[in-house]
RNA sequence: CCAGGGGGUCGGGCAGCCGCGUCAUCUCACGAUGUCGAGGAAAGUCCGGGCUCCACGAAACGAGGGUGGCGGGUAACGCCCGCCCGGCGUGAGCCGAGGGAAAGUGCCACAGAGAGCAGACCGCCUCAUAUCGAGGUAAGGGUGAAAGGGUGCGGUAAGAGCGCACCGGGGGGCUGGUAACAGCGCCCGCACGGCAAACCCCACCCGGAGCAAGACCGAAUAGGGGUCGCGCGCCUUUGCAAGAAGGCAGGCCGGUUUCGGGCCGAGCGACCCGGGUUGGUUGCUGGAGCCUUGCGGCAACGCAAGGCCGAGAGGAAUGGCUGCCCCCGUCGAUACGGUGCCGUACGGCAUACCGUCGACGGGACAGAACCCGGCUUACAGGCCCCCUGGCACU
Numbered sequence: 001c002c003a004g005g006g007g008g009u010c011g012g013g014c015a016g017c018c019g020c021g022u023c024a025u026c027u028c029a030c031g032a033u034g035u036c037g038a039g040g041a042a043a044g045u046c047c048g049g050g051c052u053c054c055a056c057g058a059a060a061c062g063a064g065g066g067u068g069g070c071g072g073g074u075a076a077c078g079c080c081c082g083c084c085c086g087g088c089g090u091g092a093g094c095c096g097a098g099g100g101a102a103a104g105u106g107c108c109a110c111a112g113a114g115a116g117c118a119g120a121c122c123g124c125c126u127c128a129u130a131u132c133g134a135g136g137u138a139a140g141g142g143u144g145a146a147a148g149g150g151u152g153c154g155g156u157a158a159g160a161g162c163g164c165a166c167c168g169g170g171g172g173g174c175u176g177g178u179a180a181c182a183g184c185g186c187c188c189g190c191a192c193g194g195c196a197a198a199c200c201c202c203a204c205c206c207g208g209a210g211c212a213a214g215a216c217c218g219a220a221u222a223g224g225g226g227u228c229g230c231g232c233g234c235c236u237u238u239g240c241a242a243g244a245a246g247g248c249a250g251g252c253c254g255g256u257u258u259c260g261g262g263c264c265g266a267g268c269g270a271c272c273c274g275g276g277u278u279g280g281u282u283g284c285u286g287g288a289g290c291c292u293u294g295c296g297g298c299a300a301c302g303c304a305a306g307g308c309c310g311a312g313a314g315g316a317a318u319g320g321c322u323g324c325c326c327c328c329g330u331c332g333a334u335a336c337g338g339u340g341c342c343g344u345a346c347g348g349c350a351u352a353c354c355g356u357c358g359a360c361g362g363g364a365c366a367g368a369a370c371c372c373g374g375c376u377u378a379c380a381g382g383c384c385c386c387c388u389g390g391c392a393c394u
Stems, first nucleotide, its partner, number of pairs: 001390010012325007020037002023034004039365001043376002046374005051210004064206005069083005084098001085096004099201002104199002106195003121141002123137005149167006168190001169188003173184004214282004224273007233248006253265004289308008326363009337354003340349003
């Protein structure tokens, strides 16, 4: 220098003017001043929690769902860190639903003779009634994702773990490691094909709903319950009065009756009680918080000290313009600077690149709504650190 791998971080800066929202202060009010005002993902709502209500009321079992190598971190997790095993890559590294297939059931399409207590289609070998049959054989061919260990030597009629060596596999042992697991030597000719993102088995975890949770206050109208009242008049006699007796006129929604009397229901009115819609207050943001330093740990992370307060409102404010600077692109100018090309005394070329100057355009994804920890997804462009391979030079 080229090509690549891993991780972290920023995601425009400054100034002026105008505008928006919360809160505080002042003001009768209009308004003024001050303060603070989005993100790394605020997103998807996919996991895990806090908080709240409901249900149950020791724990556990069952159903259903989830997780799944080992160890650690954490409030917890399906997250993170470290390690193991397998696969890929020259490598840095990347990827893995990574428990159990000798508990049971099931499946293995098509092709193929045969797909799981094997199998004779071709081939090979032996025999024969000799072109067509019988037997042996899993070395070779063919089918298939997969054909019942692999390679080699021996062996054989041809073959075959039939025998042997190595590799693979199984069993038990020793050593190392907390463990997953690894290494070593012994025994066993090999018994145990694959699929559990098929049922299933094993271990562990999980009650439900969600801030529109929940709590408090509650107007008018309508509606619910309770208590009380109302349907009354006029005249005469008597009586101090309350009242009693009689008469007249009238009223009555229904039922009943002993009817100027009552009861029940309905209606109307007053008062009281409780629920509750719109709404208001709260929950609400100081928290598993953030920054710096030190210590422990490979790390995730933990502990200690010091410092800081950083939106809390509602269908919702956080924006716009101008100037300078930054980054990118296009166009133009420049032969003055560097590299290069042409021509060579000078010189020319930007229809070569970089630099310099100018003009124009662009600067992403996205938008808090109870709060945290994660994951995933989106994202113009920039910066930093560590590492790998190649080439060249010293």
Molecule: Bacterial RNase P class A
Organism: Parablastomonas sp. CN1-191